[in-house]
RNA sequence: AUAGCUCAGUGGUAGAGUGCAUGCCUAGCAUGCAUGCAGUUCUGGGUUCAAUCCCCAGU
Numbered sequence: 001a002u003a004g005c006u007c008a009g010u011g012g013u014a015g016a017g018u019g020c021a022u023g024c025c026u027a028g029c030a031u032g033c034a035u036g037c038a039g040u041u042c043u044g045g046g047u048u049c050a051a052u053c054c055c056c057a058g059u
Base pairs, nucleotide, nucleotide: 001059004018005017006016007015012049019037020036021035022034023033024032042058043057044056045055046054
């Protein structure tokens, strides 16, 4: 080592920014606002009622 990209998340079923789509706004564009889309949390094993989180090995 986690969403297409950049990164959060110190044991209780994962978020933000950005991006993309749609709508509003505009004469049109940009900006702005709203909604939506997006995850085998590198792989394998261990501990635990429960692991993104702790331990071991590998890449």

Transfer RNA from Vicugna pacos, 59 nucleotides, folded computationally.
The coordinates come from a structure-prediction model, not an experiment, and the mean pLDDT is 82.
Its Rfam family is "tRNA". Rfam links the family to the GO term triplet codon-amino acid adaptor activity.
RNAcentral holds the sequence, with entries from Rfam.